Bacterial RNase P class A from a Burkholderiales bacterium, 365 nucleotides, folded computationally. The source organism's lineage runs through Bacteria, Pseudomonadati, Pseudomonadota, Betaproteobacteria and Burkholderiales. The gene name in the source record is rnpB. Rfam family: Bacterial RNase P class A. It is annotated as a ribozyme.
[in-house]
RNA sequence: GAAGUUGGCCAGACAGCUGCUGUGCGCGGAUGAAACCCGGUGUCGCAAGAUACCGGUGCCGCGCAUAGAGGAAAGUCCGGGCUCCAUAGAGCAGGGUGGCGGGUAACACCCGUCCGUUAUAAGCCGCGGGCGCAAGUUCGCGGUGAAGGCGAGGAAUAGGGCCACAGAGACGAGUCCUGGCGCGCAAGCGCCGGGGGUGAAACGCGGCAACCUCCACCUGGAGCAACACCAAAUAGGCAAGCGUUGAGGCGGCUCGCUGAGCUUGCGGGUAGGUGGCUAGAGCCGUGGAGCAAUUCACGGCCCAGAGGAAUGGCUGUCAGGGCGCAAGCCCCAUACAGAACCCGGCUUACCGGCCGACUUCAAUU
Numbered sequence: 001g002a003a004g005u006u007g008g009c010c011a012g013a014c015a016g017c018u019g020c021u022g023u024g025c026g027c028g029g030a031u032g033a034a035a036c037c038c039g040g041u042g043u044c045g046c047a048a049g050a051u052a053c054c055g056g057u058g059c060c061g062c063g064c065a066u067a068g069a070g071g072a073a074a075g076u077c078c079g080g081g082c083u084c085c086a087u088a089g090a091g092c093a094g095g096g097u098g099g100c101g102g103g104u105a106a107c108a109c110c111c112g113u114c115c116g117u118u119a120u121a122a123g124c125c126g127c128g129g130g131c132g133c134a135a136g137u138u139c140g141c142g143g144u145g146a147a148g149g150c151g152a153g154g155a156a157u158a159g160g161g162c163c164a165c166a167g168a169g170a171c172g173a174g175u176c177c178u179g180g181c182g183c184g185c186a187a188g189c190g191c192c193g194g195g196g197g198u199g200a201a202a203c204g205c206g207g208c209a210a211c212c213u214c215c216a217c218c219u220g221g222a223g224c225a226a227c228a229c230c231a232a233a234u235a236g237g238c239a240a241g242c243g244u245u246g247a248g249g250c251g252g253c254u255c256g257c258u259g260a261g262c263u264u265g266c267g268g269g270u271a272g273g274u275g276g277c278u279a280g281a282g283c284c285g286u287g288g289a290g291c292a293a294u295u296c297a298c299g300g301c302c303c304a305g306a307g308g309a310a311u312g313g314c315u316g317u318c319a320g321g322g323c324g325c326a327a328g329c330c331c332c333a334u335a336c337a338g339a340a341c342c343c344g345g346c347u348u349a350c351c352g353g354c355c356g357a358c359u360u361c362a363a364u365u
Base pairs, nucleotide, nucleotide: 001361002360003359004358005357006356007355008354009353010352012318013317014316015315016314017313018312020068021067022066023065024064025063026062027061028060029059037056038055039054040053041052042051043050044049070336074347075346077345078344079343080342081341082223083222084221085220094219095218096217097216098215099113100112101111102110103109114153115151116150117149118148123144124143125142126141127140128139129138130137131136154214155213159212160211161208162207163206171204176195177194178193179192180191181190182189183188227275228274229273230272237266238265239264240263241262242261248258249257250256282301283300284299285298286297287296288295289294319334320332321331322329323328
């Protein structure tokens, strides 16, 4: 330098105006609900903490500040955390995994390695064609040719099942041609061997276990609409008190009318509210261990938390895309796509760009 393979990162940039959601601070208003959260005090405790009380917050509006989707947020296919339910022990059933070693919270994931399988680019070799006086060059075909891709990769002598089409025959049976031997008057039959054809595979203890099965190991169920806390109104429930010697009602009082409930407390649950909810198997940097996946130490950082669901819109400049030989002009607003308890994977979708790594070949030093 040529060719192929493969990994990581980014996912338009900046500025102005204007919205939306969360959080913090300040101001004003409303209001005694509680839980929750924050602060304080007391008591108990060695402590972690528990508990009681008090205050703040909560709802509405305004102002300021600050943060605000992804590499896949997707499919919901695996594996975990978390929550509730279930659970003496053992076995069976059901489900899952499968070379060897390592990583991890765990995995069907990742890393290393072995084995099997499968390519192909450049190059090289051969053959053929074109061009050329020739050296050569170019095109086509065939071979060779690495990194790489793929593998649910235990067992086929426990047993069952299956092997399309073609073929006589697909593991049961059987015989297309033929040699030798035996039997038979012969046609032919039996045994041993060879060959042709079909086919992915032709008798060899064939192949398939991602068909059942066997072996070894693992394995409860449901999911944040989990679950927990607070808690109206109304209607049931329970308890106490009062009530036909008149409760209660008829808007305040008297009369009158009516005539069986009324009052208080407790409890479950609904609406509604709150927690769960995002500080985490977290991110970044440096150094150590390891081939690697990964892990350890130190330092730094805080990075969406809605609840019918915010993360938007407009304008300008630049970048990008399109057209054009060019100056330039016009257009497109710009891939795939959008959180909903949280993580680790896998799979799928994807315009364009940047940075590596590996291998083969050629040339030079």